[in-house]
Context: one part of a larger RNA
RNA sequence: AGCGCGUUAAGGAACUCUGCAAGAUGGCUCCGUAACUUCGGGAGAAGGAGUGCCCGCGUCAGGUGAAGGGGCUUGCCCCCGGAGCCGAGGCGGGCCGCAGUGACCAGGCCCAGCCGACUGUUUAGCAAAAACACAGCCCUCCGCAAACCCGCAAGGGGACGUAUGGGGGGUGACGCCUGCCCGGUGCCGGAAGGUCAAGGGGAGGGGUCAGCGCAAGCGAAGCCCUGAACCGAAGCCCCGGUGAACGGCGGCCGUAACUAUAACGGUCCUAAGGUAGCGAAAUUCCUUGUCGGGUAAGUUCCGACCUGCACGAAUGGCGUAACGAUCUGGGUGCUGUCUCAACGCGCCGCCCG
Numbered sequence: 001a002g003c004g005c006g007u008u009a010a011g012g013a014a015c016u017c018u019g020c021a022a023g024a025u026g027g028c029u030c031c032g033u034a035a036c037u038u039c040g041g042g043a044g045a046a047g048g049a050g051u052g053c054c055c056g057c058g059u060c061a062g063g064u065g066a067a068g069g070g071g072c073u074u075g076c077c078c079c080c081g082g083a084g085c086c087g088a089g090g091c092g093g094g095c096c097g098c099a100g101u102g103a104c105c106a107g108g109c110c111c112a113g114c115c116g117a118c119u120g121u122u123u124a125g126c127a128a129a130a131a132c133a134c135a136g137c138c139c140u141c142c143g144c145a146a147a148c149c150c151g152c153a154a155g156g157g158g159a160c161g162u163a164u165g166g167g168g169g170g171u172g173a174c175g176c177c178u179g180c181c182c183g184g185u186g187c188c189g190g191a192a193g194g195u196c197a198a199g200g201g202g203a204g205g206g207g208u209c210a211g212c213g214c215a216a217g218c219g220a221a222g223c224c225c226u227g228a229a230c231c232g233a234a235g236c237c238c239c240g241g242u243g244a245a246c247g248g249c250g251g252c253c254g255u256a257a258c259u260a261u262a263a264c265g266g267u268c269c270u271a272a273g274g275u276a277g278c279g280a281a282a283u284u285c286c287u288u289g290u291c292g293g294g295u296a297a298g299u300u301c302c303g304a305c306c307u308g309c310a311c312g313a314a315u316g317g318c319g320u321a322a323c324g325a326u327c328u329g330g331g332u333g334c335u336g337u338c339u340c341a342a343c344g345c346g347c348c349g350c351c352c353g
Base pairs, nucleotide, nucleotide: 002347003346004345005344006343007342008341010339011338014337019334027051028050029049030048031047036041038173052095053094054093055092056091057090062086063085064084068080069079070078071077072075096100108332109331110330111329112328113327115324116323120132121131136171137170138169139168140167141166142165148157149156150155174319175318176317177316179249180248181247184246185245186242187241188240189239190238193237194236195235199231200230204226205225206224207223208222211218212217250268251267252266253265254264277311278308289305290304291303292302293301
């Protein structure tokens, strides 16, 4: 030096990514407790006071229950009875120390914000979370030999259930809500027309050959090869519907009697051009935006503004009490985190025997 531990003047987060770590708080009884709230909660809110030992008081709470008396069904019986003993707690008085939950055990607290409602679950061995799940909400399939799943099958699960049931998908308590687009894709419905496979169908073509012909060649039946019309289902095309289906939700120019801005107008494009609410946000590039708050000083934080590079409504939007070993900012208490280090103890280590 390292590891573990203890103490420390003055200061008290100046440390640092961060109060990480360490301190501090701490039990019980009593007093007293805000905003907010789903009226349960928030609450151990916060903030205070007491706490040991000895003596006394009592008609003291309560416990136990002797003697004695009574009763009969004569029992280790019942009833009355209250002595003695124990005794929480209360009241009064006294004693000691720096200190009385004297050691051990044993919450620090408050304010504000983001996310997730909550208790739960998870990367066995670097992540416990705002991720997963969750009640609740919605869509969709399934009428039972159900849909769906496993299996080649038999068979099994679903379920010895039956739509208040079962499967799949999304969202994620609760409150207020959830706009516009069906052109593309998907799904559902339609079946007139177009397209369309096997198959049916056989026009026609070819090979062979009897026969005919001097020859070139023609060529029936059969056998064989090939094969056009025409008839052929679903699907696709087509016609509709459908968004808590996959998804999407514009541009340019001008305009008001200061300026500025544009309720207003024009024009182009689209299936339709983003409603409510929120907004420099877990989303904002420019950006440490601007203003306000907090600080002596604030790229973080909170409240606003809106120029939303590139929020937005169940890939849910916005709120929300309670909850969180979550994340962010502030305050108070307290401290060796630090100014700035010192000393002590144990271990390790090193030297000598």
This is a predicted structure of a 353-nucleotide part of an RNA (large-subunit ribosomal RNA, domain IV) from Erythrobacter sp. RNAcentral holds the full RNA, with entries from ENA. Its Rfam family is "Bacterial large subunit ribosomal RNA". Model confidence (mean pLDDT): 90 of 100.